This is a predicted structure of an 86-nucleotide RNA (transfer RNA) from a Paracoccaceae bacterium.

RNA sequence: GCCCGAGUGGCGGAAUGGUAGACGCAGCGGAUUCAAAAUCCGCCGAUGGCAACAUCGUGCGAGUUCGAGUCUCGCCUCGGGCACCA
Numbered sequence: 001g002c003c004c005g006a007g008u009g010g011c012g013g014a015a016u017g018g019u020a021g022a023c024g025c026a027g028c029g030g031a032u033u034c035a036a037a038a039u040c041c042g043c044c045g046a047u048g049g050c051a052a053c054a055u056c057g058u059g060c061g062a063g064u065u066c067g068a069g070u071c072u073c074g075c076c077u078c079g080g081g082c083a084c085c086a
Base pairs, nucleotide, nucleotide: 001082002081003080004079005078006077007076010025011024012023018066027043028042029041030040031039045056046055047054048053059075060074061073062072063071
């Protein structure tokens, strides 16, 4: 240099054009208990808000589309293969 694959919350991961983070782990709150463990229930990306809720968010930038994590182009990082190796 060329080819292939990957990049999503704190972690593992799901969604393959149509509500992003299903499900699980960790965490927080509650129930239960004399107390704890276990179990059960709720919450659990970021920002703003007392709240209802709103906006943003899939490595970065652009494009296609009514609509993109998903398709196209460029770039970055990581992994693998090939080539070159004076």
Rfam family: tRNA. About the family: Transfer RNA (tRNA) molecules are approximately 80 nucleotides in length. The prediction has a mean pLDDT of 82.